Notes
The RNA shown here (c-di-GMP-I riboswitch aptamer) has 81 nucleotides and comes from a Halanaerobiales bacterium. Taxonomically the source falls in Halanaerobiales (Bacteria, Bacillati, Bacillota, Clostridia).
[in-house]
RNA sequence: UCUGGAAAAGGGUAAUCCCACCGUGAGGUGGGUGACACAAAGCCACGGGCCUGAAUGAUAUCAGGUGGCCGGGUUACCAAG
Repeated sequence: UCUGGAAAAGGGUAAUCCCACCGUGAGGUGGGUGACACAAAGCCACGGGCCUGAAUGAUAUCAGGUGGCCGGGUUACCAAG
C1' cells in the first nucleotide's frame, strides 16, 4: 500500500421510549432512558428508492428530508494474508 475479516483486543455509533426546542411537514437538535442492530451505522444528497410540502383534473414539475434503504465517492482502528 492492497485485499478482505469482525473469531480476538481496545473500542465506537446508538434502535425504542419520554421531555424540551426548531420546522407547515417528513424530520432535526439537546437532555434522560436504553440497546434493536451495525465492520465503516464516520462523512458526502451524485444516482435510485421511500417520505414531506406546494402546484395540478391527473401525471409531469419544483422545493425539502432520509447516509440506520441501496448503490457510489471519500477517510479510518485492529487481527490475518